[in-house]
RNA sequence: GACGAACGCUGGCGGCAGGCUUAACACAUGCAAGUCGCACGAGAACGCUCUGGCUUCAGCCGGGGCAAUUACAGAGGCGGACGGGUGCGUAUCACGUAGAUAACCUGCCCUCAAGCGCGGGACAAUCACGGGAAACCGUGGCUAAUACCGCACGUCAUCUGGACCCCGCAUGGGGACAAGAUGAAAGCUUGGGGUUACCCAGGCGCCUUUGGAUGGGUCUGCGUUGGAUUAUCUUGUUGGUGAGGCAACGGCUCACCAAGGCAACGAUACAUAACUGGUCUGAGAGGACGAUCAGCCACACUGGGACUGAUACACAGCCCAGACUCCUACGGGAGGCAGCAGUGGGGAAUCAUGCACAAUGGGGUCACCCCUGAUGCAACCAUGACGCGUGGAGGAAGACACCCCUAUGGGGCGUAAACUCCAUUUCUGAACAAAUAAACCCCUGUAGGUUCACGGCGCGACAGUGAUUCACGAAUAAGCACCGGCUAACUCCGUGCCAACAGCCGCGGUAAUACUGAGGGUGCAAGCGUUGUCCGGAAUCACUGGGUGUAAAGGGUGUGCAUGCGGGGCAACAAGUCGGAUGUGAAACCCCAAGGCUUAACCAUGGAUGUGCAUUCUAAAUUGUUGCUCUUGAGUCCCGAAUAGGCUGUCAGAAUUCAUGGUGUAUCAGUGAAAUGCGAACAUAUCACGAGGAACACCAGAGGCGAGAGCGGGCAGCUGGACGGGUACUGACGCUCAGGCACGAAAGCGUGGGGAGCAAACAGGAUUAGAUACCGUGGUAGUCCACGCGGUAAUCGAUGAACGCUCGCCGUUGCCCUGCUCAAGGUGCAGUGGAUAAGUUAACGCGUUAAGCGUUCCACAUGGGGAGUACGAUCGCAAGGUUGUAACUCAAAGGAAUUGACGGGGGCCCGCACAAGCGGUGGAGCAUGUGGCUCAAUUCGAUGCAACGCGAAGAACCUUACAUAGGCUUGAACGGUAGAGGACCGCUCAUGAAAGGGAGCUUCCCCUUUGGGGCCUCUAGCGAGGUACUGCAUGGCUGUCGUCAGCUGUUGUCGUGAGAUGUUGGGUUAAGUCCCGCAACGUGCGUAACCCCUGUUGCUAGUUACCAUCGGGUAGUGCCGGGGACUCUAGCGAAAUUGCGUGCGCAAGCAGUGAGGAAGGUGGGGAAGACGUCAAGUCAUCAUGGUCCUUACGCGUCGGGAUGCACACGUGUUACAAUGGCCGGUACAACGGGUAGCCACCUCGCGAGAGUGAGCGAAUCCGUGAAAACCUGUCCCAGUUAGGAUCGGAGUGUGCAACUGGACUCCAUGAAGCAGGAAUCGGUAGUAAUCGCGGAUCAGCAAUGCUGCGGUGAAUCCGUUCCCGGGCGUUGUACACCCCGCCCGUCAAGCCAUGGAAGGUGAGAGCACCCGAAGUCCGUGACUCAACUCCGGCCUUGGCCGGAGAGAGAGCGGCCGAAGGUGAGCUCAGUGACUGGGGCU
Repeated sequence: GACGAACGCUGGCGGCAGGCUUAACACAUGCAAGUCGCACGAGAACGCUCUGGCUUCAGCCGGGGCAAUUACAGAGGCGGACGGGUGCGUAUCACGUAGAUAACCUGCCCUCAAGCGCGGGACAAUCACGGGAAACCGUGGCUAAUACCGCACGUCAUCUGGACCCCGCAUGGGGACAAGAUGAAAGCUUGGGGUUACCCAGGCGCCUUUGGAUGGGUCUGCGUUGGAUUAUCUUGUUGGUGAGGCAACGGCUCACCAAGGCAACGAUACAUAACUGGUCUGAGAGGACGAUCAGCCACACUGGGACUGAUACACAGCCCAGACUCCUACGGGAGGCAGCAGUGGGGAAUCAUGCACAAUGGGGUCACCCCUGAUGCAACCAUGACGCGUGGAGGAAGACACCCCUAUGGGGCGUAAACUCCAUUUCUGAACAAAUAAACCCCUGUAGGUUCACGGCGCGACAGUGAUUCACGAAUAAGCACCGGCUAACUCCGUGCCAACAGCCGCGGUAAUACUGAGGGUGCAAGCGUUGUCCGGAAUCACUGGGUGUAAAGGGUGUGCAUGCGGGGCAACAAGUCGGAUGUGAAACCCCAAGGCUUAACCAUGGAUGUGCAUUCUAAAUUGUUGCUCUUGAGUCCCGAAUAGGCUGUCAGAAUUCAUGGUGUAUCAGUGAAAUGCGAACAUAUCACGAGGAACACCAGAGGCGAGAGCGGGCAGCUGGACGGGUACUGACGCUCAGGCACGAAAGCGUGGGGAGCAAACAGGAUUAGAUACCGUGGUAGUCCACGCGGUAAUCGAUGAACGCUCGCCGUUGCCCUGCUCAAGGUGCAGUGGAUAAGUUAACGCGUUAAGCGUUCCACAUGGGGAGUACGAUCGCAAGGUUGUAACUCAAAGGAAUUGACGGGGGCCCGCACAAGCGGUGGAGCAUGUGGCUCAAUUCGAUGCAACGCGAAGAACCUUACAUAGGCUUGAACGGUAGAGGACCGCUCAUGAAAGGGAGCUUCCCCUUUGGGGCCUCUAGCGAGGUACUGCAUGGCUGUCGUCAGCUGUUGUCGUGAGAUGUUGGGUUAAGUCCCGCAACGUGCGUAACCCCUGUUGCUAGUUACCAUCGGGUAGUGCCGGGGACUCUAGCGAAAUUGCGUGCGCAAGCAGUGAGGAAGGUGGGGAAGACGUCAAGUCAUCAUGGUCCUUACGCGUCGGGAUGCACACGUGUUACAAUGGCCGGUACAACGGGUAGCCACCUCGCGAGAGUGAGCGAAUCCGUGAAAACCUGUCCCAGUUAGGAUCGGAGUGUGCAACUGGACUCCAUGAAGCAGGAAUCGGUAGUAAUCGCGGAUCAGCAAUGCUGCGGUGAAUCCGUUCCCGGGCGUUGUACACCCCGCCCGUCAAGCCAUGGAAGGUGAGAGCACCCGAAGUCCGUGACUCAACUCCGGCCUUGGCCGGAGAGAGAGCGGCCGAAGGUGAGCUCAGUGACUGGGGCU
């Protein structure tokens, strides 16, 4: 896009079209084929009219005419073979197309010619009788014809033989001539005439004939579905002779003879199917389909058969058989909707038991006319395409409507509505009144006549319909689907991997543009969606128009028949090919033009097309055929050289093993390490001789040979192919190759040998969690030989064969030529390799050995799995091989390349990463944090590194978020609004654990424009409040990789692209630091530097710091005057840049006990953390979306808990002592802090402290005595004078309060622990270690923590193999959630389809036999019979009777023969206990 569609929702009108695709299932009822009286016999009833008779009337009886061209029926003619229906069968001359018929027929129609004379006997109807339930039938009698029969005439036709002419396409056809034989007919009617015998004219008929038209029969070429898992089929079969039969040819049938015929160009069998014009789609080529319309075929309940007839083997005819249905009196009968309606059934699904013959057409008829479910109409159905409408114009207060959204400001719906004006398609009602219709026919005139002319009568189903006109008034008229992408169209609510959606991808797990609903929007519109089917897109079966190295796909290799294709020249022909003409290619349809319906759909006219087939006439390049010829393709011949080419025989040496003997003694063998094993019965080792089998070191090479598989010791024999040179010969002899045939590694099989080594299976030993393996010790088939079988491999260059063409370079093998024969070198041919150009390829790559450009032929593939499986067939001894599905299932499987990540891959490099060294942790006690447990609560968070002395730089109350108890509810804090009241504050009492609740006292505020405002309290209603949830909705902040050296645009270039390049490479660096090179150039974020501290120094400045010089003073002190030198303070500068020198290096740079310098190669430290990663951490710092609570998840109060303790872990501290402890003495810091503070001095206390009290908001005063160190003394190696836990007692200060649950002091107590298993941590120099001091938080303190400060002050670094982490190249990858990845098989469970299977069921086709209806044909026919012939008899002419013959028939017999029966097999489809594998979860 389309549809004969169906389903869901919805539905105003019109014209046009369409309407059982399924059960060719069964059918009630009605209708669908009759007609002719101008061929014929017979012939009513009612009625009308005329008339006769009788009768008073009424009426009765009779006759004539009309009716009557009549009804029912008969007999005769024509038609029922058309029209209408359906698509069962049919793979076929059935259909299509083009032909043939010299092998045929043709009623009615047209035409030509000639005729229609004379006779005869019947049968229906009817009548009578009879049978039967019925259908129907029988007997006897009468009768007509255009019914039937005989004779005659013979234009003519046919036949026979004769002789003649013409023609053709083989058989052959046509014509004329004469002779012989045979063969016809029917009348009716109109008018006129008439002597009633009949005649004339016309019309319709009949017989014979000629030609035509129409319609058919038959034959032929070509075309027409699928599969080879259907390969052979056939006996009237193929042909001949003869006969029969037919309209006609023919095995159509029969007898005889021959043995043929079809088939790989697909026979036969099976399955499916009516065919075509055309329809749908498509750019076309094609593909699919074959409704309606048209042509043809087939069929008519199923099967068979003939009759009649011009035509049938006949839809509404006949006979028989069968199934089914109906009637029946049980004896018998009837029927065939796949005609039109209609019914049941089936189905997703398809209409009225309508009107009319008015038109068109058909049958009959002279005609009128009759019949016609053909047809014309109308009804139903949105089934379809087409057209129209559901209003138009204005109208913003952009509505205070509803609804939806919102940032609450507003926005959308929306000119939409309301409202105003306007027209009336349509609806409704009415009026008027069509076309389609012209004939036939009748009348009159004319005429010989039916010609002709004028006039006239009657005829409409649709339908009182269309059109037209009038009236009315927006009045009667909008839905459906969709809105994540494809694909036009977005928000809110609800739901919460549920419910659902889904064409594909996919969506849904609490913020869903994807589900459901709503608002809004988009699309189409009386329809819209869904489902189904077909084509397209799909170049995804590729003719147009594709492929096969790696994606699916080259056969394992050769040989070779058929097939296909084929070198140069000349000539002929004209089959293919090209062109012209003719015929045909039905109409309809499609297309174009111009017409008719108001338009369109639709209809009608003309044109074009119809790519085809046939005939004919040309052309001759090319293909073909034929002939002649050529040599370049191919082959032959001669010479030469190379070769693991094949087969057979024979020989050799080394080695292994075994056997024998000698020497000789304890192990040997084996492995990562071992053990099994061998050995005292003498091994291994070694020597000698021997046996046997297999394989052939070195040479040896990307070397050679072969079709491939494959081939390797020497020699001999037999044998194949390729190559080089010669250019003598043949003259296209060629290429490819389905099927066929041959060869075909290894393993395997059969028979017979052989068997040294090796070695499946097997055994023992190891390894291991296990080890049916890898390792080791043994060891059988086998490996070897001969003869057979088998026929597969990653049989690979994953690359079929052949030929031609297309730049060059470098090796190598063989041969020839050249070169001074030899050498190097060079040329050519044939092989074999490497890196490449053009080209090609998806890329990788290939690239004269093509995967390039062309030609020819073969083979093969068409998503993955199922599956190279099943079934079938075939081969094989078997194992198995070859050929080779489907159901089902998935949305991928796959290739090449890219970026990353990973690797028990590789390269380079770095880091306290290892190593070296020092000190620790892990063991003890305690402190602290965590887990776990417990609890009313032990609030919450942090959880590998990167949680665990973390948030917490201070949990007794508070903090506090937790739990209990008791309370409050606009609230503890805050903002509006409205109202009421008033100062607020403060004080007292009693209750209570407090919060809270109650009672009372006191007070009467300030400003003012005099309206009110400020402040406070109460009430109401908004707002509050939440450490409630979501860190996976977020901001901000932070950790980590990592202070690792990386990260990234622009422009350019390369690549189809992802991407690459830059950023890689060579060096160098701490560094993507720098240099060099380079299709890259340049930039940014990082690195470095800039900043701070510190190390040296200069200048400036000089108090509270300093004091050298000068002076003064003190017990003493920079104490004072003073100084600005020094230290110091704190500002500004300087200084370091590989600058200089040496060596190396292109450079960058590196080295060095170089110089100088305070400092040397980043001087040391800090701050500073790229792009990003981890959905890392935090909603409990803060902020914040959404959700949730609102007399509570909010807010006060008391006491409790967070400090709880069988246990486990982390981080610390104190120790285990003599490098030490204790006592005493003595020396030297820095940072930083201090007014609710630091606190001197003095007094008291053993002490913590207390009292008193000066100074200091601090370079001034205070804390403040620094400690280790150093100098004496003591202890003497012990659970101690080490260690200090724990416990008892007594205190101190802080604080409302020290029980749970603080710190400190004193006295007393004196635990574990004697250096810490596996494991593990930190530090590279002022570092580790060790020593003390300060600060934050803080009333106090659980601080041994954290964070700073200074004092003393080491050891070691060979080095980068290894562990960990990181960086840069490279490589592999089936990973990308990125190795904590991916993924294989069994087993277990559920579901699904399928194979096998003892069997069982159904269907189909054929074969053999039996039975054998109807019926044609044949035979017979003693029986029957009017027509003709002959004879006889009777008789008056007619006529009657009998016999014989001819002819016809009943009956009987025979051939064939449907249905049926029996039998053995075959094919197909369901089913089947059990069983096999497969798929999905």